The RNA shown here (transfer RNA) has 71 nucleotides and comes from an archaeon. The prediction has a mean pLDDT of 85.
[in-house]
Parts: sequence; C1' cells; structure tokens
RNA sequence: GCGUGGAUAGUUCAGUGGCAGAAUCUCUGGCUUCCAACCAGAUGACCUGGGUUCGAAUCCCAGUCCGCGCA
Repeated sequence: GCGUGGAUAGUUCAGUGGCAGAAUCUCUGGCUUCCAACCAGAUGACCUGGGUUCGAAUCCCAGUCCGCGCA
C1' cells in the first nucleotide's frame, strides 16, 4: 500500500429499515441482628462526518482506531 472483519451502557455481548435489549457494575428499597446471597426497582450507550429513505444502530461513501491476510 491492497483486501477483509470489527467499533452499541463503566465492562462483556445481542439487535437483517419502524420503541435500542440482556448480563454484569453502580445506586435505592425489601429480606437479615449485621454482612453476603436472594427479590424488586432506578441510572446509563449506537466511533465521526456525509448520502439514500417517510423513517438508518441497520443500507451506501469517506475518515479515525483495533484485529487478520497479502505485498
């Protein structure tokens, strides 16, 4: 340099055009003599910029970063 895969919550991951979800972490309440465990609830995210579309996390283009292959 070329090709290819990836970027979503603090973390690990789902999500094939129509409300963004789980687990875990954190916080609150319950339970307990207290703690842990357990139960209920709350907070919290689509890498950046453009395009297509009535509507984009999702499709297209460019960029940034990470991984792999080739040179």

Description: It matches the Rfam family "tRNA". Rfam classes the family as a transfer RNA.